[in-house]
RNAcentral holds the sequence, with entries from Rfam. The RNA shown here (transfer RNA) has 72 nucleotides and comes from Secundilactobacillus malefermentans. NCBI's taxonomy places the organism under Bacteria, Bacillota, Bacilli, Lactobacillales, Secundilactobacillus. Its Rfam family is "tRNA". Model confidence (mean pLDDT): 81 of 100.
RNA sequence: GACCCGUUGGUCAAGCGGUUAAGACACCGCCCUUUCACGGCGGUAACAUGGGUCCGAGUCCCAUACGGGUCA
Numbered sequence: 001g002a003c004c005c006g007u008u009g010g011u012c013a014a015g016c017g018g019u020u021a022a023g024a025c026a027c028c029g030c031c032c033u034u035u036c037a038c039g040g041c042g043g044u045a046a047c048a049u050g051g052g053u054c055c056g057a058g059u060c061c062c063a064u065a066c067g068g069g070u071c072a
Stems, first nucleotide, its partner, number of pairs: 001071007010025003018055001027043005048064005
């Protein structure tokens, strides 16, 4: 330098064009318990950045950034 793959709450992780962006762990509150732990209920919190296509984009396209890989 060329090409391929990936980037979603604090962490892991689902989504394959239209639903309120699912779930687990963690955190916070309440219940339970003499207390703690366990358990139950509820809550906060996310689509790397910019642009494009589309009636509609986390999803499709382009560029950039970062990470990984193959080749030179």